[in-house]
Context: one part of a larger RNA
Molecule: large-subunit ribosomal RNA, domain VI
Organism: Flavobacteriales bacterium
RNA sequence: CGUUUGAAUAUUGAGAGGACCUUUCUCUAGUACGAGAGGACCGGGAAGGACGCACCUCUGGUGUAUCUGUUGUGGCGCCAGCUGCAGUGCAGAGUAUCUAUGUGCGGAUGAGAUAAGCGCUGAAAGCAUCUAAGCGCGAAACUCGCCUCAAGAUGAGUAUUCAUUGAGAGUCGUCGAAGACUACGACGUUGAUAGGCUACAGGUGUAAAGGCAGUAAUGUCAAAGCCAAGUAGUACUAAUUACUCGAAAG
Repeated sequence: CGUUUGAAUAUUGAGAGGACCUUUCUCUAGUACGAGAGGACCGGGAAGGACGCACCUCUGGUGUAUCUGUUGUGGCGCCAGCUGCAGUGCAGAGUAUCUAUGUGCGGAUGAGAUAAGCGCUGAAAGCAUCUAAGCGCGAAACUCGCCUCAAGAUGAGUAUUCAUUGAGAGUCGUCGAAGACUACGACGUUGAUAGGCUACAGGUGUAAAGGCAGUAAUGUCAAAGCCAAGUAGUACUAAUUACUCGAAAG
């Protein structure tokens, strides 16, 4: 821009893409078969491999925004306590997130029409013959079925509702497991969108000060203190006010 008024919501599916894998063990059964050696079809069950999709409960990784220990040196006058720098100084742990080596799931079942092949009926050709007329079975291949996209499918589809006092959309703001920007999604006081606060979960590992015990190191009051991204609650703060676009109408 188009889809021939403009919108919101929900859809059909022409068409396109994805997927399509496979092993071992076991039962049937040491059965059928076979002199024996050996050893099934058909059918049932179990466990895997590789691949793919999703997820973070578990096992781990990451986690320079969390906690702790500690070395050297500088600073806060000194002690104590903090703090800067040294690759995050080094070291030990670790929430959220992201993640695989972790977890869950998938390939199916089935339908149709067939290939090779196997048949029924059956003449030409009184017989025979799966074929000439007619009818059937039959494969990971084909068409569906499963998953995803999909009306620019210009053949531009469909349904419902709304609108002329516009319906509706955007700007703007608070944000996001969405993101380069844009877009997408949530919210904007008729409000839990983000921050703060409170509670909890979770992490670290028992703070400082003081008291008490001990000559002292230290212990104890103390699962303390501190704490990021987590889960809830709560309008304390910020989402104010407002503007623009938008009509077959005038």